[in-house]
Context: one part of a larger RNA
C1' cells in the first nucleotide's frame, strides 16, 4: 500500500525459449461492451447539507428541498479503447548476394616443455631457504648427450576435415502487425562435489615429515592422496557482477578500434568525407545523496515482469518438492535492539 524505491544504502531471477495474461503500428467501416449525454424509475426513516418554523435564546424538535454517488431501463453521440471487415508497408519476419568471428558438436594432425625410463661420459654433491632442515646421492645423483613412454596444457607464425546453428551489410522481391513483455512450465548453466567405468604426466584440498613461533592444527620447505582429464548420468549453485530486467522511441559533441555499404580519389590500395551494426574512452544538458551516469543512460516517457519496506533472530526452524547423498527451492515466528 491511491506511496516510494531496487548500480553503491533493502531490493532485478544465473541466462534464454514460450503458454495464460497484460500491453500494442497506420488507414477506411460496421457494432455499441467501455466511455460520454439527456430522461425514467429506485437506493425507508432518521444523520449531514441549504432554506424556514416552534422551545426566552441555544443545544433540541420540527416543515421543505437538495448535493454528490450506487443499480436498474430507456434514447442518443461516435473522437478514444474494444468488436467486424477490407485494404497499406515504418515494426516483425521469409528468401536472395555478400562479410568477419576465441559461437557449438564430432573428428584428425603438431612441436615445445614437463616426468619416468634405458644406454653413454662423468665423479660428489644437489636440492631448498630470509637462513636452515627433512629429502635424493658412491647401490652412481644432479649436469650432458642420444633413444623410448605418458598424460596434462596449446606462446606466437601458418593453417586441416564432417555436420550444422547465430549475427551484420547490402538490395529492396516477398507475407502483411505475424509484435513486446512473460506468472506457472521447459531447457542450457562455471568451480567444487556425488556415481560407474577408463585414465594419471603436472599441480595438489586431506595427511605426513622439516622450518618460523611463546605456540603454528598456518604463511616458507621436502613429500603427498582425493581431485584435476576422458566417457555417460546426477547435482543446480557463485562477488552467476555491468553488484545496472527486457522491448521501444526521443535527447550535444571530440578523438578511437572491429565488421560492412555508399561517394571522392587512383593503375591500384591507402587517405578523406558518410552512413549502419557492434566495442571502449571523454564530456554537454539532464540526473544523482554523492561518487559518478552521460545516445552501450543510472537522462526523457511508455508497456510488460521480478524484487525490497530497520538491524539481529534467519535464508534458520518447522512443512512440503526435487537430489543416491552433499544439500537445493519455497521459507516463518517467538525474542531482542
Nucleotide at each position: 500500500u491511491u506511496g516510494g524505491g531496487c548500480a553503491u544504502a533493502a531490493a532485478g531471477u544465473g541466462u534464454c525459449u514460450g503458454u495464460a495474461g497484460g500491453u500494442g503500428g497506420a488507414u477506411u467501416u460496421u457494432u455499441a461492451a467501455g466511455u460520454c449525454c439527456g430522461u425514467c424509475a429506485u437506493c425507508a426513516a432518521a444523520u449531514u447539507c441549504c432554506a424556514g418554523g416552534g422551545c426566552u435564546c441555544a443545544a433540541c424538535c420540527u416543515u421543505g428541498g437538495a448535493c454528490a454517488g450506487g443499480c436498474g431501463g430507456u434514447g442518443g453521440a461516435a473522437a478514444c479503447u474494444a468488436c467486424c471487415a477490407a485494404g497499406c508497408u515504418a515494426g516483425a519476419g521469409u528468401a536472395c548476394g555478400g562479410u568477419a568471428g576465441g559461437g557449438g558438436c564430432a573428428g584428425a594432425g603438431g612441436g615445445a616443455a614437463u616426468u619416468u625410463u634405458u644406454g653413454a661420459u662423468a665423479g660428489a654433491g644437489u636440492g631448498g631457504u630470509g637462513a636452515a632442515a627433512u629429502g635424493c646421492g658412491u647401490a652412481g645423483a644432479g649436469a650432458c648427450c642420444a633413444g623410448a613412454a605418458a598424460g596434462a596444457a596449446c606462446a606466437c607464425c601458418a593453417a586441416c576435415u564432417g555436420c550444422g546453428a547465430g549475427a551484420c551489410c547490402g538490395a529492396c522481391a516477398c507475407u502483411g502487425a505475424c509484435a513486446c513483455u512473460g506468472a506457472g512450465a521447459g531447457a542450457c548453466g562455471a568451480a567444487a562435489g556425488c556415481u560407474a567405468g577408463g585414465g594419471g604426466a603436472g599441480c595438489a584440498a586431506a595427511u605426513g615429515g622439516g622450518a618460523u613461533u611463546a605456540g603454528a592444527u598456518a604463511c616458507c620447505c621436502c613429500a603427498g592422496u582425493a581431485g584435476u582429464c576422458c566417457u555417460a548420468g546426477c547435482u543446480g549453485u557463485a562477488a552467476a557482477c555491468g553488484a545496472u530486467g527486457g522491448a521501444u522511441a526521443c535527447u550535444a559533441g571530440g578523438a578511437g578500434c572491429u565488421g560492412u555499404g555508399c561517394g571522392u580519389a587512383u593503375c591500384g590500395a591507402c587517405c578523406c568525407g558518410u552512413g549502419u551494426a557492434g566495442u571502449g574512452u571523454u564530456g554537454u544538458a539532464g540526473c544523482u545523496a554523492a561518487c559518478a551516469c552521460a545516445u552501450u543512460a543510472a537522462g526523457u516517457a511508455u508497456c510488460c515482469u521480478g524484487c525490497c519496506u530497520u538491524g539481529g533472530g534467519a535464508g534458520u526452524a518447522c512443512a512440503u518438492u526435487c537430489g543416491c547423498a552433499a544439500g537445493a527451492a519455497u521459507g516463518a515466528a517467538a525474542c531482542u535492539c
A computed fold for a 337-nucleotide part of an RNA from Capsicum annuum var. glabriusculum, annotated as small-subunit ribosomal RNA, central domain.
The prediction has a mean pLDDT of 80.
RNAcentral holds the full RNA, with entries from SILVA.